[in-house]
RNA sequence: GUAGAUCUUCGGGGCAGGGUGCGAUUCCCGACCGGCGGUAAAAGCCCGCGACCCCCGCUAUAGCGGGGCCGAUCCAGCGAAACUCUGGAGCCGAUAGUAUAGUCUAGAUGGGAGAAGGUCUGA
Numbered sequence: 001g002u003a004g005a006u007c008u009u010c011g012g013g014g015c016a017g018g019g020u021g022c023g024a025u026u027c028c029c030g031a032c033c034g035g036c037g038g039u040a041a042a043a044g045c046c047c048g049c050g051a052c053c054c055c056c057g058c059u060a061u062a063g064c065g066g067g068g069c070c071g072a073u074c075c076a077g078c079g080a081a082a083c084u085c086u087g088g089a090g091c092c093g094a095u096a097g098u099a100u101a102g103u104c105u106a107g108a109u110g111g112g113a114g115a116a117g118g119u120c121u122g123a
Base pairs, nucleotide, nucleotide: 002122003121004120005119006118007117008116009115010114017029018028019027031103032102033093034092035049036048037047038046044091045090053068054067055066056065057064058063073089074088075087076086077085095106096105097104
C1' cells in the first nucleotide's frame, strides 16, 4: 500500500433593513444559505448518494431489512480540458405547527451519505 472484520471521533447553513396588518423572520419589497462522493479543472441546479416522505416484510414495538418517491441553468469568455473557473442573467429547496415558512419552532441530545484515525486477520 491492498482486502476483510471491528472500534473511535467527526459529520448542514441561512431573512439584515423596511411595508401592510390585531397578529407575519410565513404575505409584499428586499436580504441571506448551499450536506456527501464523482466528474480531463474547483458544481445547490451534470451524474450518483444521503436526508424528509410513502409502501412492504420481520419484530423484542426500540428498531432492522427491502422497495418507491426525490427540486432547480442558461449565455458569453479563457483553456488541451470547465453546464464546475471568470463575467452576466436566472432558478430550486420535505413534513408538522403558526397569518401562507428553503431561513422560526418541532420530530432531532435523532438519522445519515461519507471523512479521518486506531486495532486485528489474510495474501
FMN riboswitch aptamer (RFN element), 123 nucleotides, folded computationally. The coordinates come from a structure-prediction model, not an experiment, and the mean pLDDT is 83.